[in-house]
Molecule: transfer RNA
Organism: Gammaproteobacteria bacterium
RNA sequence: GCCGGCGUAGCUCAGUUGGUAGAGCAACUGAUUCGUAAUCAGUAGGUCCCCCGUUCGAGUCGGGGCGUCGGCA
Numbered sequence: 001g002c003c004g005g006c007g008u009a010g011c012u013c014a015g016u017u018g019g020u021a022g023a024g025c026a027a028c029u030g031a032u033u034c035g036u037a038a039u040c041a042g043u044a045g046g047u048c049c050c051c052c053g054u055u056c057g058a059g060u061c062g063g064g065g066c067g068u069c070g071g072c073a
Base pairs, nucleotide, nucleotide: 001072002071003070004069005068006067007066010025011024012023013022019056027043028042029041030040031039049065050064051063052062053061
C1' cells in the first nucleotide's frame, strides 16, 4: 500500500426482510439471615464509534472517516 471481519449498557454479546433497543454478569434498593455469602423480587444504566446520504421511518441500507483484529505484498 491492497483486501476482509468487527465497533450496541461498566464487561461479554444478541438484535429476524428497515418499524418504540434487549439478555447474562456486574452495580444499586428491598426481602430472607444474629451478620456475611447464596437465593428471591425490583430499580437504574445507551447521542447503537463519528459525519453525510436514502427513506414517512436507519442499530440495520449506501458513501466517507476513525479505531481494532486478521490476510496478502